SAM riboswitch aptamer (S box leader) from a soil metagenome, 113 nucleotides, folded computationally.
């Protein structure tokens, strides 16, 4: 770079550090001098893989499914739906608008190339 699969759950306290952070762009909300973001170090979740256990197909090689994080694993993560909207169809309504559905696209995260 590709594929494909999730994306409304869920989990924070310490240090060091300085101003702007919430991926990019545009709006909107919002978080920050009561120190955010970010990087480190504990802990902590438990989505994915991988473990261990039960069920079921099949019957030795597997497959499908549920459970478990008291599983010293691998990776991710630990404000707000991927914060939200942005394009494309549908529906609905009090209709220069606005509510709601699907999907698109871009992201992220695992898992395979």
């Nucleotide at each position: 770079u590709c594929u494909u699969a999730u994306c409304a759950a869920g989990a924070a306290c310490g240090g060091c550090g300085u101003a702007g952070g919430g991926a990019a762009c545009a709006g909107g909300c919002c978080c920050g001098c009561u120190g955010a973001u970010g990087c480190c170090g504990u802990a902590g979740c438990a989505g994915c893989c991988g473990g261990u256990c039960c069920c079921g197909a099949a019957u030795u090689a597997u497959c499908g499914g549920g459970a478990u994080g008291u599983c010293g694993g691998g990776u991710g993560c630990u404000a707000a739906a991927u914060c939200c909207u942005g394009c494309u169809c549908c529906g609905c309504c009090u209709c220069a608008g606005g509510c709601g559905g699907a999907g698109a696209a871009a992201g992220a995260u695992g898992a395979g190339a």
Its Rfam family is "SAM riboswitch aptamer (S box leader)". Rfam describes the family as follows. The SAM riboswitch is found upstream of a number of genes which code for proteins involved in methionine or cysteine biosynthesis in Gram-positive bacteria.